Model confidence (mean pLDDT): 88 of 100. This is a predicted structure of a 350-nucleotide part of an RNA (small-subunit ribosomal RNA, central domain) from an uncultured prokaryote. The RNAcentral record of the full RNA draws on ENA.
Context: one part of a larger RNA
RNA sequence: CUGGGCGUAAAGAGCGCGUAGGCGGUCUUGUCGGUCAGAUGUGAAAGCCCGGGGCUCAACCUGGGAACUGCAUUCGAUACUGUUUGACUAGAGUACAGUAGAGAGAAGCGGAAUUCCUAGUGUAGCGGUGAAAUGCGUAGAUAUUAGGAAGAACACCAGUGGCGAAGGCGGCUUCUUGGAUUGAUACUGACACUGAGGUACGAAAGCGUGGGGAGCAAACAGGAUUAGAUACCCUGGUAGUCCACGCCGUAAACGAUGUCAACUAGGUGUUGGGGAGGUUAAUCUUCUCAUUGCCGCAGCUAACGCAUUAAGUUGACCGCCUGGGGAGUACGGUCGCAAGAUUAAAACUC
Numbered sequence: 001c002u003g004g005g006c007g008u009a010a011a012g013a014g015c016g017c018g019u020a021g022g023c024g025g026u027c028u029u030g031u032c033g034g035u036c037a038g039a040u041g042u043g044a045a046a047g048c049c050c051g052g053g054g055c056u057c058a059a060c061c062u063g064g065g066a067a068c069u070g071c072a073u074u075c076g077a078u079a080c081u082g083u084u085u086g087a088c089u090a091g092a093g094u095a096c097a098g099u100a101g102a103g104a105g106a107a108g109c110g111g112a113a114u115u116c117c118u119a120g121u122g123u124a125g126c127g128g129u130g131a132a133a134u135g136c137g138u139a140g141a142u143a144u145u146a147g148g149a150a151g152a153a154c155a156c157c158a159g160u161g162g163c164g165a166a167g168g169c170g171g172c173u174u175c176u177u178g179g180a181u182u183g184a185u186a187c188u189g190a191c192a193c194u195g196a197g198g199u200a201c202g203a204a205a206g207c208g209u210g211g212g213g214a215g216c217a218a219a220c221a222g223g224a225u226u227a228g229a230u231a232c233c234c235u236g237g238u239a240g241u242c243c244a245c246g247c248c249g250u251a252a253a254c255g256a257u258g259u260c261a262a263c264u265a266g267g268u269g270u271u272g273g274g275g276a277g278g279u280u281a282a283u284c285u286u287c288u289c290a291u292u293g294c295c296g297c298a299g300c301u302a303a304c305g306c307a308u309u310a311a312g313u314u315g316a317c318c319g320c321c322u323g324g325g326g327a328g329u330a331c332g333g334u335c336g337c338a339a340g341a342u343u344a345a346a347a348c349u350c
Base pairs, nucleotide, nucleotide: 004321005320006319007304008303012318014201016199017198021194022193025088026087027086030083031082033081034080035077036076038074039073040072041071042070049065050064052062053061054060091191092188093187094186095185096183097182098181099180103177104176105175106174107173108172109171110154114150115149116148117147118146119145120144121143125136126135162169163168206247207246208245209244210243211242215241216240220236221235222234223233258317259316260315261314262313263312266295267294268293269292271290272289273288274287275286276285277284299306300305323350324349325348332343333342334341335340
């Protein structure tokens, strides 16, 4: 150096974009760097190896050969690879016409519910639980009617439905805006894939400043339960949850399954297009592209299971793993206001 692996045993980075690098479609021209072949020089001797000789044998000594897989020079080969010339369109992209969508940001609007306030009706309970009590209520509660205020979330529709790279996204309208997909032509002509560093985004909780605060609710208080009860249950309740701006950068960030491409039986649904046929009123049959589920063959797998959305058969590139504990810790570095994050050992022990 090669050889093994990563759904659940250790192991896929939370997710994209992208630099270097790696790798790269078809035909063709030159070149000959890689590659291959010949020659020459060199590759000290000894040793190793081969087969001879000498000490009675051997160790040992000695003459020869091979080897030294390398390097340099030179002359060639041109399929592949690199580079170069010209071209191509099957990869990739652009234009055109449609389509679906909780994709993103901003502004405005809406109704139901909840709590509170005011007023009316009305009277002794309400609330809560396994049962209770704390709590609220004759200073008039709960219930009910009318009016008002506030904040947050958007019932039904709603669906192994949709969209998004992931995190995630759900009332309605408008504005701005990203991506996907279908169709038939035209155009560019390999512009592609992956991606160490780098960089954007990144649930919840948490942090900073300023707002906001209805409901819920860590902490906290009280009531219960209990041997105890720093809990589970109940009554309250502050941060927080909400908004703006700025940090944090982690999750069982999960499909515990990296991205891209090709190939490999089927069956049955889903969503969005396009085409054909029948009927033409709904709709039905069928083909095709994309999407998303279930079942299942070959194959794979330790088994479970996966199975055209692969964990099958292959290729390109990146990340990661190497017994358990110590430990995702210490020290050092970087980042952060902090909390901490990230990078990441060893002794010792089994």